Transfer RNA from a Candidatus Saccharimonadota bacterium, 73 nucleotides, folded computationally.
The coordinates come from a structure-prediction model, not an experiment, and the mean pLDDT is 81.
It was read from a public genome assembly.
NCBI's taxonomy places the organism under Bacteria, Bacteria candidate phyla, Candidatus Saccharimonadota.
It matches the Rfam family "tRNA". By type it is a transfer RNA. Gene Ontology term of the family: triplet codon-amino acid adaptor activity.

């Protein structure tokens, strides 16, 4: 330098065809217990890496860019 992949909650990951952003673990509160754990219920937490474009509407489509990884030179 060229090609490809990944980027979504504290961590690990889904999200197919554009239409309210989810799951597990973790965290907080409550129930249960003498207490804890386990279990059950409820809740908080996200500008979907960044910027721009298309669209009534974008995590999703398009362009650029950043970080990391792989391959080639």
């Nucleotide at each position: 330098c060229a090609g490809g992949g990944u980027g979504u909650a504290g961590c690990g990951c889904a999200g197919u065809u554009g239409g309210u952003a989810g799951c597990g673990c973790g965290c907080a509160g409550c129930g249960u217990u003498c207490g804890g754990g386990a279990c059950g219920c409820u809740g908080a937490g996200g500008u979907c890496g960044u910027c721009g474009g298309u669209u009534c509407a974008a995590a999703u489509c398009c362009g650029a860019u950043c970080a990391c990884c792989c391959u080639g030179a």